This is a predicted complex of two RNAs, RNase P RNA and transfer RNA, with 493 nucleotides together. The coordinates come from a structure-prediction model, not an experiment, and the mean pLDDT is 76. Rfam match: Bacterial RNase P class A. Rfam describes the family as follows. Ribonuclease P (RNase P) is a ubiquitous endoribonuclease, found in archaea, bacteria and eukarya as well as chloroplasts and mitochondria. It is annotated as a ribozyme.

RNA sequence: CAAGUUGGCUGGGUGAUCGCGGUUGAGCGCUCGCAAGAGCGCUUGGCUGAGGAAAGUCCGCACUCCACAGGGCACGGCGCCGGCUAACAGCCGGGCGGGGCGACCCGACGGCAAGUGCAACAGAGAGGCAUAUUGCCAGCCAAACGGUCUUCCGUUUGGCCGGUGAGGGUGAAACGGUGGUGUAAGAGACCACCGGCGGCGGCCGUAAUGCCGCCGGCCAGGCAAACCCCGCCGGGAGCAAGACCAAGCAGGGCGAAGGGUUUUGCGGCUCGUCCGCCAAACCCACGGCGCGGCCCGCGCCGUCCGACGUUCGGGUAGGUUGCACGAGGGCAUUGGCAACAAUGCUCCCAGAUAGAUGAUCACCAGCGCCCACGUCCGCGUGAGCGCCGACAGAAUGCGGCUUAUAGGCUGACUUGGCAA
RNA sequence: GCCCCAGUAGCUCAACGGACAGAGCGCCGGACUUCUAAUCCGUAGGUUGGGGGUUCGAUUCCCUCCUGGGGUG
Numbered sequence: 001c002a003a004g005u006u007g008g009c010u011g012g013g014u015g016a017u018c019g020c021g022g023u024u025g026a027g028c029g030c031u032c033g034c035a036a037g038a039g040c041g042c043u044u045g046g047c048u049g050a051g052g053a054a055a056g057u058c059c060g061c062a063c064u065c066c067a068c069a070g071g072g073c074a075c076g077g078c079g080c081c082g083g084c085u086a087a088c089a090g091c092c093g094g095g096c097g098g099g100g101c102g103a104c105c106c107g108a109c110g111g112c113a114a115g116u117g118c119a120a121c122a123g124a125g126a127g128g129c130a131u132a133u134u135g136c137c138a139g140c141c142a143a144a145c146g147g148u149c150u151u152c153c154g155u156u157u158g159g160c161c162g163g164u165g166a167g168g169g170u171g172a173a174a175c176g177g178u179g180g181u182g183u184a185a186g187a188g189a190c191c192a193c194c195g196g197c198g199g200c201g202g203c204c205g206u207a208a209u210g211c212c213g214c215c216g217g218c219c220a221g222g223c224a225a226a227c228c229c230c231g232c233c234g235g236g237a238g239c240a241a242g243a244c245c246a247a248g249c250a251g252g253g254c255g256a257a258g259g260g261u262u263u264u265g266c267g268g269c270u271c272g273u274c275c276g277c278c279a280a281a282c283c284c285a286c287g288g289c290g291c292g293g294c295c296c297g298c299g300c301c302g303u304c305c306g307a308c309g310u311u312c313g314g315g316u317a318g319g320u321u322g323c324a325c326g327a328g329g330g331c332a333u334u335g336g337c338a339a340c341a342a343u344g345c346u347c348c349c350a351g352a353u354a355g356a357u358g359a360u361c362a363c364c365a366g367c368g369c370c371c372a373c374g375u376c377c378g379c380g381u382g383a384g385c386g387c388c389g390a391c392a393g394a395a396u397g398c399g400g401c402u403u404a405u406a407g408g409c410u411g412a413c414u415u416g417g418c419a420a
Numbered sequence: 421g422c423c424c425c426a427g428u429a430g431c432u433c434a435a436c437g438g439a440c441a442g443a444g445c446g447c448c449g450g451a452c453u454u455c456u457a458a459u460c461c462g463u464a465g466g467u468u469g470g471g472g473g474u475u476c477g478a479u480u481c482c483c484u485c486c487u488g489g490g491g492u493g
Base pairs, nucleotide, nucleotide: 001416002415003414004413005412006411007410008409009408010407012364013363014362015361016360017359018358020049021048022047023046024045025044026043027042028041029040030039031038032037051391055402056401058400059399060398061397062396063238064237065236066235075234076233077232078231079230080094081093082092083091084090095109096107097106098105099104110229111228115227116226117223118222134167135164136163137162139160140159141158142157143156144155145154146153147152176194177193178192179191180190181189195219196218197216198215199214200213201212202211203210242321243320244319245318251312252311253310254309255308258284259283260282261281262280263279265277266276267275268274269272285303286302287301288300289299290298291297328347329346330345331344332343333342334341335340366387367386368385369384371382372381373380374379421492422491423490424489425488426487427486430445431444432443433442438476448462449461450460451459469485470484471483472482473481
């Protein structure tokens, strides 16, 4: 210098004007209240006001209510080992496997040697010590040829029957590999070495695991993101959880003031000019209101229901709370490889509820373009113009994961080239 | 807030993990007809929503993202 790997940080700054949410102070006004004071409105001042993901809602918790003697089944999740943590499917460290020359990256990584199941097409055969149409080989029969030439022998071809699973071939996958012994031909049938698996023992390690030795011919294939088995974890719901206050409507209780006559209708029976119910009209009485103070009088309404007043419980709208001091942030020290933890100091950091956090302008920083000058040709300086962005926005809170993200800063490392 | 379902040809839908993903309607071409419709024959048309993984093999199983629909307080 080029190519690359990996980690961390940032996500514009300052000022002015107008505006919005929260909070706090002052002034004025109104309402309630004996007062202290409280509430509301207006004006004005101070302080403060989104994120690294606030997102997706994929995990794990806190918190709240409901349920619950204990245990099990079902269902769901997780799955190498150790550590961290409130917890986790997260993080850190390690092991093993895979990829890359390497830095480094990836891994749902218990069990198929418990059982069941699946494997298209092709192939003899797909999991059963199962199988044959090619191959190899033994036996029998037939034919041809050759030797001897009579019955015998050999070779080739065909057929039947049997052995074999070593070869070819199929397939993603065919029951260890190499060499030998053995055999009619062969085969872990047997032997040596290698590989795998299992068992036992030893060593390093907390462990996963690794290394070594011995034994067993045991050779056992793949799939559990197939059912399943083993181990561990999980009660359900969710801040519209839940708690408090409480208009209106509906419901319960209580509260002043009623008797009579007539009629229509309905029902009942003892069939009477009887009794009960409903409705209407009239008379008198009482209560309230009005006729602008009082009485009389008059009118309206009520005295059954209802309405009205008061009260009770639940509780809707609405309001308050939950709800902003927290598994909190920053710095330092100590322990630890690290994740992280402990201690000390310091800071207070949004709480909206149809949802505030915005708009405009100027300057600075940054980036791009163009011009001029200088130049060691990499660039630097000055002026001008333009842009000033990406992803996206709290809604109970927190820890993670995943996804989106313009531009910028920075640490460590690898490979290759060149120069000294 | 808490949950569920779906995405396959232009449309409506199929498809135990198995060969080249099918069916009806539609489109296109041809036949029949004077012409059209109906009918018959034939053809084309697919990132199985995107990406990744498991597997010999994925529309199907798993993870993640996107889109649409629905339930409930």